[in-house]
A computed fold for a 78-nucleotide RNA from a Desulfobulbaceae bacterium, annotated as c-di-GMP-I riboswitch aptamer. Its mean pLDDT, the model's own confidence on a scale to 100, is 81.
This record gives sequence, structure tokens and C1' cells, in this order.
RNA sequence: GUUGAAUAAAGCCACAACCGCCGUGAGGCGGUGUCGGAAAGCCAAGGGUCUCCAGUAAGGAGACAGCCGGUCACCUAC
Repeated sequence: GUUGAAUAAAGCCACAACCGCCGUGAGGCGGUGUCGGAAAGCCAAGGGUCUCCAGUAAGGAGACAGCCGGUCACCUAC
């Protein structure tokens, strides 16, 4: 330096739920919390799911990456 791996150690993130705020809504932000995660870091102009308008529909606008996917990469035993 590269590849694999997550049994150890030190760290990291933060499900659901509750509280406050924002939003028509999906949902987002902050706090409490700690189900889990070896990428639960980042990416919404790949797929998928969800919301709103319309509504037979087509279509348009939006949300979710802790659904799949793409992409860069840390520490320490081996």
C1' cells in the first nucleotide's frame, strides 16, 4: 500500500416511543431514548415505496437512503 473480515479493545450513529417546533401531508429539526448497524457516512437526474394536486386516468410537485442501489472512507487485533 492492497484485499478480506467483525471474535477483541477504543470510539461512532441512533429504531420505536415520548416532548417541543415546522409542514396540507409523507416527513423534517432539536431533546430524551437505545431496537439495531462494519459504512445506519454521503448521493433523490437508477429502481422502489409513500404524500399532495388532479382525478377514469395521464401528468405535475414533494418525501424517504435505517428498502434496493451507487459512491468515498476511519481506528485497532487478525